[in-house]
RNA sequence: AGAGUUGGUUGGGCAAUCGCUGCCUGAAAGGGGAGAGGAAAGUCCGGACUCCAUAGGACAAGGUGUUGGCUAAUGACCAUCCACGGUGACGUGAGGAAUAGGGCCACAGAGACGAGCGUAUUAAGUUACGGUGAAACGCGGUAACCUCCACCUGGAGCAAUCUCAAAUAGGCAGGCGUUGAUGCGGUCCGCUGAGCCUGCGGGUAGAGAGCUCGAGCCUAACGGUAACGUUAGGCCUAGAUGAAUGAUUGCCCCUGAGGAAACUCAGGUGACAGAAUCCGGCUUAUAGACCAACUCUGCUU
RNA sequence: GCCUCCUUAGUUAAAUGGUAUAACACUUGACUUGUAAUCAUGGAUUGGCAGUUCGAUUCUGUCAGGGGGCACCA
Numbered sequence: 001a002g003a004g005u006u007g008g009u010u011g012g013g014c015a016a017u018c019g020c021u022g023c024c025u026g027a028a029a030g031g032g033g034a035g036a037g038g039a040a041a042g043u044c045c046g047g048a049c050u051c052c053a054u055a056g057g058a059c060a061a062g063g064u065g066u067u068g069g070c071u072a073a074u075g076a077c078c079a080u081c082c083a084c085g086g087u088g089a090c091g092u093g094a095g096g097a098a099u100a101g102g103g104c105c106a107c108a109g110a111g112a113c114g115a116g117c118g119u120a121u122u123a124a125g126u127u128a129c130g131g132u133g134a135a136a137c138g139c140g141g142u143a144a145c146c147u148c149c150a151c152c153u154g155g156a157g158c159a160a161u162c163u164c165a166a167a168u169a170g171g172c173a174g175g176c177g178u179u180g181a182u183g184c185g186g187u188c189c190g191c192u193g194a195g196c197c198u199g200c201g202g203g204u205a206g207a208g209a210g211c212u213c214g215a216g217c218c219u220a221a222c223g224g225u226a227a228c229g230u231u232a233g234g235c236c237u238a239g240a241u242g243a244a245u246g247a248u249u250g251c252c253c254c255u256g257a258g259g260a261a262a263c264u265c266a267g268g269u270g271a272c273a274g275a276a277u278c279c280g281g282c283u284u285a286u287a288g289a290c291c292a293a294c295u296c297u298g299c300u301u
Numbered sequence: 302g303c304c305u306c307c308u309u310a311g312u313u314a315a316a317u318g319g320u321a322u323a324a325c326a327c328u329u330g331a332c333u334u335g336u337a338a339u340c341a342u343g344g345a346u347u348g349g350c351a352g353u354u355c356g357a358u359u360c361u362g363u364c365a366g367g368g369g370g371c372a373c374c375a
Base pairs, nucleotide, nucleotide: 001297002296003295004294005293006292007291008290009289010288012252013251014250015249016248017247018246020035021034023032024031025030037272041283042282044281045280046279047278048277049157050156051155052154056189057188058187059186061153062152063151064150065149067079068078069077081095082093083092084091085090096148097147101146102145103142104141105140113138117130118129119128120127161209162208163207164206171200172199173198174197175196176195183191184190202374203373204372216235217234218233219232220231221230222229223228253270254267255266256265257264258263302371303370304369305368306367307366308365311325312324313323314322319355327343329341330340331339348364349363350362351361352360
C1' cells in the first nucleotide's frame, strides 16, 4: 500500500415561534418541566405479573443434549474441547447412546447388513483382493426415523384480572347435569360442587385500577479470560386509547449538481422505522460517518 | 395488542426421504375449406435462505407473503 476478519459507537446539531399528550404549581390568568427506538418490528425462546387449586399425582405429548460457567429464567448469553470450511484473522454446528430393540439405506453394483459369493493363497474359512456406491467383507451408516438414557415443561394470556356505571325482552329452542355437570383447554386419578354448552334474538361501545420506580439507568472501584457479580455515589427518564410525540423559520453539518476558487442552487423522504403490561436474549431491516483489535499478500528500511 | 393456520405449473389439488403427478387453462404441430372436438407436444429453481442427510416437496430453523380468531352485559 492492497485485500480482508471481528467487535463497538453514532443515527443530523443548536436556537426561536406556534401547536398536541401527560405531570407539578396556582383561587384564576398563568408559570415550570417531560414527551419514541436500537431495533419500539418479527412474536422465535425465557421470565415477571394476573386468574384457574399456594399448581397436585400417573400416563401421554413437547423440548433440550461435548464439558464448565452465568442468570429471576432460557436452547438462543460466556468460555472451552471436537468436527467441518477458510492460506489466515475467523466462521458454522439440536455435538448423549448404533453392543437394548425395531425401521430405512433409491440408482449403480454379483452382493446393502448378514453373511454368503468370485479369484488367488494356506495344513486349516487360513490370509489377501474384489470395478459399483454416501456406505462393501467391519461390532457399516442413519436417532433434526421410532426408540433408550439424563434433564426440563400445568394451562391461559393485560382483549389476563378487578371495581363502578349505562342499557335490554334476566327471552326462546335443542343438549348435558348431585348416578357429579362446569372448571383445573390431551386422558385418568384427585380437588371443586350447581349450573353449563350450542344456536337464534336483545342491549352497551363508557370510566377507573392493572400502567409504568424497575431483575431500572449512569459513573467509579474491585473480583472474573468472559458472560456476569459485589460495593459506593448520583439520577427519575412517555404512559397515549378513532390512540399525543408535530409544523414553520434561521445558522451549521451531510448528500447531489454547477464552478478554477470564493461560492450558488436543490434536498427536511437527509437510512431503517415508529411505543401500547413490563423486562432478558435471539432474529430481521438499516443511507452515511467514526473508533478499536487482528489476519494475509506485496514493497521499503 | 394477543393467539393461530397456510404457501407445489396460470387455477385447483396429489405425492413413505429416492426421476415432482393429475384435471382444466395456455404454446406448438397434425386432422379440417375453416372453427370446435380429437390426437401428439412443451412449460415448475415445490415462497426465499440456511441446516440434518449419500439424497429434502417431505425433517428442522429463520425470513417473506397471505388468511382466520379473540370486547362486555343479561
The prediction has a mean pLDDT of 79. This is a predicted complex of two RNAs, RNase P RNA and transfer RNA, with 375 nucleotides together. Rfam match: Bacterial RNase P class A. Rfam links the family to the GO terms tRNA processing, dimeric ribonuclease P complex and ribonuclease P activity. By type it is a ribozyme.